[in-house]
Molecule: transfer RNA
Organism: Candidatus Heimdallarchaeota archaeon
């Protein structure tokens, strides 16, 4: 140089196939139980999906550049 895969709350992951305004665990916080490290158990909290663009009533999901990290072949 060509080619594959990925980039999704603080942190890990799912979800893309078949487009219909994002799930989970953990974590933070606040309140209860517990004598206590801690544990349990409610309840809150926080990402619009690497960046930009386009198709569509409607895009993590499809389409095109690019950026960055692996990988594989020259």
């Nucleotide at each position: 140089g060509g080619c594959c895969u990925g980039a999704u709350a603080g942190u890990g992951a799912a979800g893309u196939u078949u487009g219909g305004c994002a799930u989970c665990a953990u974590g933070a916080u606040g309140c209860g139980u517990u004598c206590g490290g801690g544990a349990c158990g409610c309840a809150u909290u926080g990402a619009g999906c690497g960046u930009g663009g386009g198709u569509u009533c409607a895009a993590a999901u499809c389409c095109c550049a690019c950026u960055c990290a692996g990988g594989c072949c020259a």